Context: one part of a larger RNA
RNA sequence: GGAUGAACGCUGGCGGCGUGCCUAACACAUGCAAGUCGAACGGGGCGCGCAGGCUGAGGCUUUUCGGAGCGGAAGCCGGCGCUGCCCAGUGGCGGACGGGUGAGUAACGCGUGGGCAACCUGCCCUGCACUGGGGGACAACAGCCGGAAACGGCUGCUAAUACCGCAUAUGCCCGCAGCCCCGCAUGGGGCGGCGGGGGAAGCUCCGGCGGUGCAGGAUGGGCCCGCGUCUGAUUAGCUGGUUGGCGGGGCAACGGCCCACCAAGGCGACGAUCAGUAGCCGGCCUGAGAGGGUGGGCGGCCACAUUGGGACUGAGACACGGCCCAGACUCCUACGGGAGGCAGCAGUGGGGGAUAUUGCACAAUGGGGGGAACCCUGAUGCAGCGACGCCGCGUGGGCGAUGGAGUGCUUCGGCAUGUAAAGCCCUAUCAGCAGGGAAGAAAAUGACGGUACCUGACUAAGAAGCCCCGGCUAAAUACGUGCCAGCAGCCGCGGUAAUACGUAUGGGGCAAGCGUUAUCC
Numbered sequence: 001g002g003a004u005g006a007a008c009g010c011u012g013g014c015g016g017c018g019u020g021c022c023u024a025a026c027a028c029a030u031g032c033a034a035g036u037c038g039a040a041c042g043g044g045g046c047g048c049g050c051a052g053g054c055u056g057a058g059g060c061u062u063u064u065c066g067g068a069g070c071g072g073a074a075g076c077c078g079g080c081g082c083u084g085c086c087c088a089g090u091g092g093c094g095g096a097c098g099g100g101u102g103a104g105u106a107a108c109g110c111g112u113g114g115g116c117a118a119c120c121u122g123c124c125c126u127g128c129a130c131u132g133g134g135g136g137a138c139a140a141c142a143g144c145c146g147g148a149a150a151c152g153g154c155u156g157c158u159a160a161u162a163c164c165g166c167a168u169a170u171g172c173c174c175g176c177a178g179c180c181c182c183g184c185a186u187g188g189g190g191c192g193g194c195g196g197g198g199g200a201a202g203c204u205c206c207g208g209c210g211g212u213g214c215a216g217g218a219u220g221g222g223c224c225c226g227c228g229u230c231u232g233a234u235u236a237g238c239u240g241g242u243u244g245g246c247g248g249g250g251c252a253a254c255g256g257c258c259c260a261c262c263a264a265g266g267c268g269a270c271g272a273u274c275a276g277u278a279g280c281c282g283g284c285c286u287g288a289g290a291g292g293g294u295g296g297g298c299g300g301c302c303a304c305a306u307u308g309g310g311a312c313u314g315a316g317a318c319a320c321g322g323c324c325c326a327g328a329c330u331c332c333u334a335c336g337g338g339a340g341g342c343a344g345c346a347g348u349g350g351g352g353g354a355u356a357u358u359g360c361a362c363a364a365u366g367g368g369g370g371g372a373a374c375c376c377u378g379a380u381g382c383a384g385c386g387a388c389g390c391c392g393c394g395u396g397g398g399c400g401a402u403g404g405a406g407u408g409c410u411u412c413g414g415c416a417u418g419u420a421a422a423g424c425c426c427u428a429u430c431a432g433c434a435g436g437g438a439a440g441a442a443a444a445u446g447a448c449g450g451u452a453c454c455u456g457a458c459u460a461a462g463a464a465g466c467c468c469c470g471g472c473u474a475a476a477u478a479c480g481u482g483c484c485a486g487c488a489g490c491c492g493c494g495g496u497a498a499u500a501c502g503u504a505u506g507g508g509g510c511a512a513g514c515g516u517u518a519u520c521c
Stems, first nucleotide, its partner, number of pairs: 001521004006517005013393006019386002021351001026349003030346003035093003040090002043087004047082004052077003059070004100304003109229008119221002124217008132166001134164002141156006172197005178191005202209002230276003237267003242264004247259003279301004283294004306327005329340004357383001359382003365379001366377004396426004406417004430462001433456004440448001465510005470491003476505005486493002
């Protein structure tokens, strides 16, 4: 000098774009953050319509005034249909994405380059083939029961794209034998033969939406390998599933991943093991570069979700807002037992030098569900707060000397502040007032927002500070103080004339900032 997710002191006009718990991966009140589908299914409630039953008002007819008949409102009951809404339940898809954090991890975790002849891939696309026929349940519901609650038990009924057999099998899987082609080893591909195994689901507004098998694609992932990846030798030896083999289990798949048996190996001064520290990268800062430092925002990968462990479901998890167990903690309790997990968005306490609103909207982009309408979306788009950063703008411009007044210095003549002010003329950026008023949206739909922007009128009005002036280093005088009070980055100043302390005047620098501190180059 440059830089910062900064903080502190003094000061502070506006806007744009960014950015904002670096500390306690400390604890969390409250609200919201993942739902959706009635075009998979059966119910419950509400609504509308239709026909029926019961009851039967006003009214009409008649009357011997007791009544009788016609008629049918309101109401009740159960039925059908309709489409609309609501509700939980069965079922499907989604909750493995998106969002957060950096605790752990020195590792194939990450980066880079390869390999899989050792693998998987829901939704999507392409092609081929199929979609036949049956069955038994369980929720909801009804009844009964237990419990303070959370929740649960028994009996009975019922639907499905839920569940289970059967048929069909081009292709698919397994076994056996054969032929052909190919390869970097194990081996891979093709053809056809025999035996065995194995599929499906319907709904519809009739337009469609789906289901099953196989092959291919796309996308996403899994595994393996070469190389690279901090410090300490005041850590020198480490290792028993350890290293390898045979066989098996398991897995989507290879593998000591796991197991039985066999062998005795494997790693290490080219630094094993141990200890400390740390998420890695694209990047970012600095530097002429080489290099050094760093990994906050954004993007990619990884890991984690109160701590530890475990599996279930599923195409995908060992699963932040799922389940089970254990621990700590908090809460409820009728003491028997239960409930919870902000490192999602806001917000609270605490810690700290320090870091924001319990905001608006799904209008856009994107995501989930749905045929769609649409619903959900603290992702996202915006707004709010903070000079935290960068950038832009303003705080006026021109003229104006008898060089006013004030202030400071003075050799008392004057000099400086200083064209500075006043005064005259001009202008209107920003702010304020008024009028108009977008793009962002494909036909409609705009949170932002009456925002940006444009126009008009109006007044120099509302808008300058901070640090420094001994040398380094740009800018000096006076007074006060008297090794005191104090300054200080280094050298060093201060003990009676201090350009170094304090104040004033003047000056220098930067400027809505200026200094200080911390850290890196």

The prediction has a mean pLDDT of 85. The part of an RNA shown here (small-subunit ribosomal RNA, 5' domain) has 521 nucleotides and comes from an uncultured bacterium. It matches the Rfam family "Bacterial small subunit ribosomal RNA".